[in-house]
RNA sequence: CCUAGAUAAAGGCAAACCCGGUGAAAGCCGGGGACGCAAAGCCACGGGUCCUCGCCUCCUCCGCGACGCCAAACCGACGCCACGAAGGACCCAAGACCGCCGAGCUGCCGAA
Numbered sequence: 001c002c003u004a005g006a007u008a009a010a011g012g013c014a015a016a017c018c019c020g021g022u023g024a025a026a027g028c029c030g031g032g033g034a035c036g037c038a039a040a041g042c043c044a045c046g047g048g049u050c051c052u053c054g055c056c057u058c059c060u061c062c063g064c065g066a067c068g069c070c071a072a073a074c075c076g077a078c079g080c081c082a083c084g085a086a087g088g089a090c091c092c093a094a095g096a097c098c099g100c101c102g103a104g105c106u107g108c109c110g111a112a
Base pairs, nucleotide, nucleotide: 005109012037013036017032018031019030020029021028022027035099041105042104045102046101047100048097049096050095057089058088059087060086062084063080064079065078067076068075
C1' cells in the first nucleotide's frame, strides 16, 4: 500500500408506529421514534412488487329485445349488434419502491 468486516475508534443512516404537509392512489417530504444496516450512499438499467387513468375480452346483476304461456302481468328459456348503469377478473400506459434480488458508479475506518 492492497485486502478483510471485528464485542476497535470516530462518525453515519433509520423499519414499524405517531404527528404535520402533499398526492387520486401506491408513495413522497418534515418532526418524533429505533427494528435493523459496512454501502440502509447514488442510480429505476434487468427481474420483481405496489398503485390505477384508460382500453379490450370475459363474468355477475340490472336494463333492453323478441319468443312461449296468458286476456294481460307474473313466470320460463333465449339473445344483446348497438345503447345505458353498477360491480368483479385478466391484461396494461404513465407513476412509485434501490431497507426485494442483480448490474453500474462512488466512498469512511480498518484488528487478528
Molecule: c-di-GMP-I riboswitch aptamer
Organism: uncultured Gammaproteobacteria bacterium